[in-house]
RNA sequence: GCUCUCGUAGCUCAGUAUCCAGAGCGCCGGUUUUGUAACCCGGAGGCCGGAAGUUCAAAUCUCCCCGAGCGCA
Numbered sequence: 001g002c003u004c005u006c007g008u009a010g011c012u013c014a015g016u017a018u019c020c021a022g023a024g025c026g027c028c029g030g031u032u033u034u035g036u037a038a039c040c041c042g043g044a045g046g047c048c049g050g051a052a053g054u055u056c057a058a059a060u061c062u063c064c065c066c067g068a069g070c071g072c073a
Stems, first nucleotide, its partner, number of pairs: 001072002004069004010025004027043004049065002052062002
């Protein structure tokens, strides 16, 4: 230098156009317990790496940039 994959909540990930973006763990509060943990209930936390484009509609498609990783040279 080139190809491919990936970037979504604090972490691990799902979601591959059409109802307002979700799960597990974690965090906070409550319930329970003599107390702690676990179980159960509730809550907070994201404008989906950045910008532009296509579209009635974009996390999703296209292009550019940034970052991470495998491979080739």